[in-house]
This record gives sequence, structure tokens and C1' cells, in this order.
RNA sequence: GCCGAGAUAGCUCAGUUGGCAGAGCACGUCAUUGGUAAUGACGGGGUCACGGGUUCAAAUCCCGUUCUCGGCU
Repeated sequence: GCCGAGAUAGCUCAGUUGGCAGAGCACGUCAUUGGUAAUGACGGGGUCACGGGUUCAAAUCCCGUUCUCGGCU
């Protein structure tokens, strides 16, 4: 330099033929216990990597940029 995959909650990841952003774990509060763990209930937490475009409407489609991983040279 070229090709491919990826970037979504603190972590691991879902979310497709565009229409309210989610799960598990973690975290907080409460219940339970003599106390902890476990368990249960409730709750907080997101500029969907960044900048543009298309559209009534974009995490999702198009273009560019950055970063990560793999391959080729």
C1' cells in the first nucleotide's frame, strides 16, 4: 500500500430487509439473614466511533475520516 471484519451501557454482546435503543454480568436501593454470600423486587447508567448525505423518520442506507483485529504484498 491492497482486501476483509469490527466500533452500541462500566464489561461481554444482541438489535437488518429504516419506525420508542435492549439482554446478561457489574453498580445502587430495598426485602430476606444473627451477619455475609446466594436469591428476589425495583432503579440509575447511551451524542449507537467521528463528520456529512438521503429520508417524514437513520444504530440500520450512501460517502468520507479515525481507531481495533485478521489476511496479502

The RNA shown here (transfer RNA) has 73 nucleotides and comes from a Candidatus Berkelbacteria bacterium. It was read from a public genome assembly. Its Rfam family is "tRNA". The family's RNA type in Rfam is transfer RNA.